[in-house]
RNA sequence: CUCCGAUAAGGGCAAAACCGGUGCGAGCCGGUGACGCAAAGCCACGGGUCCGCCGCAGCCGACAGGCAAAGGCGGAUAGCCGGGUUGCCGAA
Numbered sequence: 001c002u003c004c005g006a007u008a009a010g011g012g013c014a015a016a017a018c019c020g021g022u023g024c025g026a027g028c029c030g031g032u033g034a035c036g037c038a039a040a041g042c043c044a045c046g047g048g049u050c051c052g053c054c055g056c057a058g059c060c061g062a063c064a065g066g067c068a069a070a071g072g073c074g075g076a077u078a079g080c081c082g083g084g085u086u087g088c089c090g091a092a
Base pairs, nucleotide, nucleotide: 004090005089012037013036017032018031019030020029021028022027035079041085042084043083045082046081047080048077049076050075051074052073053072054071058067059066060065
């Protein structure tokens, strides 16, 4: 230095739920709270999932229009997985 990761030391983060705020929504932010986490620090690059809008086929229709596989666009999730990047500690 790299891999690795202990029931080690000192610390860190904070799921669900509830409360307040915010967004059409997925969600996000703050508080309480700890299920868990060695990157549960950071980045939406690939896949997944989710939301919104549009929408070919198709379906419905009171013929105004509505719904909507495929597909397109925009977004959410880093605690879904992969990848990138930075980093604390040091038993085996």
A computed fold for a 92-nucleotide RNA from a Desulfuromonadales bacterium, annotated as c-di-GMP-I riboswitch aptamer. The model forms 95% of the base pairs in the Rfam consensus. It matches the Rfam family "c-di-GMP-I riboswitch aptamer". Gene Ontology term of the family: cyclic-di-GMP binding. Rfam's curators write: GEMM was predicted in a large-scale screen for bacterial structured RNA regulatory elements. The coordinates come from a structure-prediction model, not an experiment, and the mean pLDDT is 90.